[in-house]
Molecule: Fluoride riboswitch aptamer (crcB RNA motif)
Organism: Pontibacter sp. SGAir0037
RNA sequence: UCGCUCUAUGGAAAUGGUGCCUUCCAUGUAACAAACCGCCGCAAGGCUGAUGGCGCCUACAAUUUA
Repeated sequence: UCGCUCUAUGGAAAUGGUGCCUUCCAUGUAACAAACCGCCGCAAGGCUGAUGGCGCCUACAAUUUA
């Protein structure tokens, strides 16, 4: 760039951004709603983690080297 086929889309997954994958929720008038919102402890308080999974960036923490 061309051809064929198929195909709405949006949102969410305990602390930031992003790409891919997975799962979940909503259903195309609007609104509401849904998925989701960690654990221990009677309480006071304490604990893990920037991911649901993988990669990268950023923040924080620890160690080592220059």